Molecule: SAM riboswitch aptamer (S box leader)
Organism: Actinomycetes bacterium
RNA sequence: ACCUCAUCCAGAGCGGUGGAGGGACAGGCCCUGCGAAGCCGCGGCAACCCCGGUCAUGCGGGGUGCCAAAUCCGACCCCCGGCACCGGGGGAAAGAUGAGGA
Numbered sequence: 001a002c003c004u005c006a007u008c009c010a011g012a013g014c015g016g017u018g019g020a021g022g023g024a025c026a027g028g029c030c031c032u033g034c035g036a037a038g039c040c041g042c043g044g045c046a047a048c049c050c051c052g053g054u055c056a057u058g059c060g061g062g063g064u065g066c067c068a069a070a071u072c073c074g075a076c077c078c079c080c081g082g083c084a085c086c087g088g089g090g091g092a093a094a095g096a097u098g099a100g101g102a
Stems, first nucleotide, its partner, number of pairs: 002101007013042005021031003027073002043067003048063005071094001076091006
């Protein structure tokens, strides 16, 4: 790298370094010199898994993950309303994370 399954409208940031990008992806929209990404330190969250505990839930420890905006919206298909752009709903695809497999 690949396959399967589950979840994705909850939650959680400061400092140092760095110096212009970032939000996976058309487009949109947004964040950013009042300092982006990356890296480091400390802190936090609690979805999944393991262990402990409980009648059970809450809970404690650990692993992984995460800490702007619904997975930011959206792209493809269907339905409804307007019927020009557009608005609402459902589904898929893609992606992310976890667990298992290979």